[in-house]
RNA sequence: UACUUAUCAAGAAAGGCAGAGGGACUGGCCCUGUGAAGCCUUAGCAACCUGAUUUAUCAGGUGCUAAAUCCAGCUUCGAUUUUUAAUCGGGGAAAGAUGAGUU
Numbered sequence: 001u002a003c004u005u006a007u008c009a010a011g012a013a014a015g016g017c018a019g020a021g022g023g024a025c026u027g028g029c030c031c032u033g034u035g036a037a038g039c040c041u042u043a044g045c046a047a048c049c050u051g052a053u054u055u056a057u058c059a060g061g062u063g064c065u066a067a068a069u070c071c072a073g074c075u076u077c078g079a080u081u082u083u084u085a086a087u088c089g090g091g092g093a094a095a096g097a098u099g100a101g102u103u
Base pairs, nucleotide, nucleotide: 002102003101004100005099006098007097008096013042014041015040016039017038021031022030023029025073026072027071028070043065044064045063047062048061049060050059051058052057053056069095074092075091076090077089078088079087080086081085
């Protein structure tokens, strides 16, 4: 880097440095000088894997700590009216994230 597979409406932040961006992409909508990204320290959560054991906890690895993966994107079903479409509601994909395995 690519492939396979599981999960994604739960959960969990303070401080220091720094100083304008961030929420993957596009559109929307948000967060942000009452301090974004990033780095460091401490703390927390508990999803997957490993180990131990008293089978429910502990330890370790990865991960995570605004908003459902923030919502939508493609397709399909239903309702409505503004009817080559739009809005609302539901389903399935795609894309993405994380873990595990393979390459």